[in-house]
Context: one part of a larger RNA
């Protein structure tokens, strides 16, 4: 750097992170129903038993042991959830990135003022219609104030 200005959006190329996503992977966690070692707890306890007790050697009684049944109960399993996490064709806009395409929308009356809201239509800024504001420029005339 001062209109040879600034500046909008689609589209192109790159890179990020996120959004949705048929799934599919994990890792917590709780539920319902299976199953249930080892231990301990009741029970039984007809086999077995050196102390204790009775007894006249044989044996009996007490306690005990093995076994049997049953409760608790780790591991497991089956089924459908919650939650977080990783991937995951395709997709969606969003940020970023000296020199990419199209135009050229706003900025001066930005060349159809702009802007909001609403509907419709357009490759894209955006165009149209309908209501609204002035935060519009220029002229003219009215009311009012200062000098």
């Nucleotide at each position: 750097c001062a209109c040879c200005g600034c500046c909008c959006g689609u589209c192109a190329c790159a890179c990020c992170a996120c959004g949705a996503g048929a799934g599919u992977u994990g890792a917590u966690u709780g539920u319902a129903c299976c199953a249930g070692a080892a231990g301990u707890c009741g029970u039984u306890g007809g086999g077995c038993u050196a102390a204790c007790c009775c007894c006249u050697c044989g044996g009996g009684g007490a306690g005990g042991c093995a076994g049997g049944c049953g409760g608790c109960c780790a591991c497991g399993g089956u089924a459908g959830g919650a939650u977080c996490a990783g991937c995951g064709a395709c997709u969606g806009g969003g940020g970023u990135g000296a020199a990419g395409u199209c135009g050229u929308a706003a900025c001066a009356a930005g060349g159809u003022a702009g802007c909001c809201g609403u509907a419709g239509g357009g490759g894209a800024a955006c165009c149209u219609g309908c209501g609204g504001c002035u935060g519009g420029a220029u002229c003219a005339c009215c009311u009012c104030c200062u000098u």